Predicted 3D model of a 72-nucleotide RNA (transfer RNA) from a Bacteroidota bacterium. The RNAcentral record of the sequence draws on ENA. Its mean pLDDT, the model's own confidence on a scale to 100, is 81. The source organism's lineage runs through Bacteria, Pseudomonadati and Bacteroidota. Its Rfam family is "tRNA". Rfam classes the family as a transfer RNA.
RNA sequence: GGCUUCGUAGUACAAAGGAUAGUACGUGGGUCUCCGGAACCCAAAAUCCCGGUUCGAUUCCGGGCGAGGCCU
Repeated sequence: GGCUUCGUAGUACAAAGGAUAGUACGUGGGUCUCCGGAACCCAAAAUCCCGGUUCGAUUCCGGGCGAGGCCU
C1' cells in the first nucleotide's frame, strides 16, 4: 500500500429499514435483615465522526478515524 471483518450503556452482546435502541453483569437508591456483597423492586447510563439515499437509518451507500485478520 491492497483486500476483508468490525466499531451500540462501565463491560459482554442483541436489534438486518419503522417500538420509548433491549438483555445480562456491574453501578446508584430502596425494601427485607441482627448485619449482608444474598433475595426482591426502582433508576441512571450507549449507536466512532462527516456526508448521502429514504417519508423514516444502529441497519443501506461514500469518505475519514480506530481495532483485528490476510496479502504484497